């Protein structure tokens, strides 16, 4: 004095994931507020194919079914979707998201996953559940307008 690593503090990211009471030596455990998210009337919308039985019937077409079978479909997220590859993965992309209040504008860098239900759920007032994690960054924080909040003098 420069690197890296741990740990604290404050500060700040993406999320719906904050907070307050109570009970406990603690560990935890129980209510509330915020804040998400599922379920679930009317109206609206929607309404596979095949078997199989039903009744008509000459047969055929059609109609019925709480029945089998196929393709299935559905949630929570921004996380879709395209082309290219033998595979791996690449390029792109709908949409997200940061640069440290807010709009508007520019320009920069990022993500564009994961997973859960299980044959099931459109919307949806009443009312019924159900969550409130998880992971990261800085020590200072990109320009411009305009509009605001704080502290300080």
């Nucleotide at each position: 004095a420069a690197u890296a690593a741990c740990g604290u503090a404050a500060c700040g990211c993406u999320g719906a994931a904050u907070u307050u009471u109570c009970c406990g030596c603690a560990a935890g455990g129980a209510a509330g507020a915020g804040c998400g998210g599922g379920g679930g009337a009317a109206c609206c919308a929607a309404a596979g194919c095949g078997g199989c039985g039903c009744g008509c019937a000459u047969g055929u077409a059609g109609g019925c079914g709480a029945c089998c079978g196929c393709a299935g479909g559905g949630g929570u997220g921004a996380a879709u979707c395209c082309a290219u590859u033998u595979g791996a993965a690449u390029g792109g992309u709908a949409g997200g998201g940061a640069g440290a209040u807010c709009u508007c504008g520019a320009c920069u860098c990022c993500c564009g996953a994961a997973u859960c239900c299980g044959a099931c759920a459109g919307c949806u007032a009443a009312c019924c559940u159900c969550g409130u994690a998880a992971g990261c960054g800085u020590u200072c924080a990109u320009c411009g307008a305009g509009a605001g909040a704080u502290a300080a003098g």
Notes:
This is a predicted structure of a 153-nucleotide RNA (c-di-AMP riboswitch aptamer (ydaO/yuaA leader)) from Paenibacillus nanensis. The RNAcentral record of the sequence draws on Rfam. Its Rfam family is "c-di-AMP riboswitch aptamer (ydaO/yuaA leader)". On this family, see Barrick et al., Proc Natl Acad Sci U S A 2004: "New RNA motifs suggest an expanded scope for riboswitches in bacterial genetic control". Model confidence (mean pLDDT): 75 of 100.